[in-house]
RNA sequence: GAGACCAGCCCGUCAAGUCGAAAGACAACUGGAAACAGGACGAAAGUCGACGGGCUGAGUCUC
Repeated sequence: GAGACCAGCCCGUCAAGUCGAAAGACAACUGGAAACAGGACGAAAGUCGACGGGCUGAGUCUC
C1' cells in the first nucleotide's frame, strides 16, 4: 500500500406484519395493552427483515 472480517450511516429494490371499505399508508429481535423485562451483534456509540451499491470507523487477519 492492497484485500478480507466486523459494526455504523446513506441510497435503491423487495418484504412478514399492522391499519384501512377501498385506494393506499406505515413497516420487522422476543414477550407484553403499556410500563418494562429478556436476547443477539458490536471495542464503543449504538443497532436489530432480505438483497444490491456507496461511504465511514477502533480493531483483527492475509498478501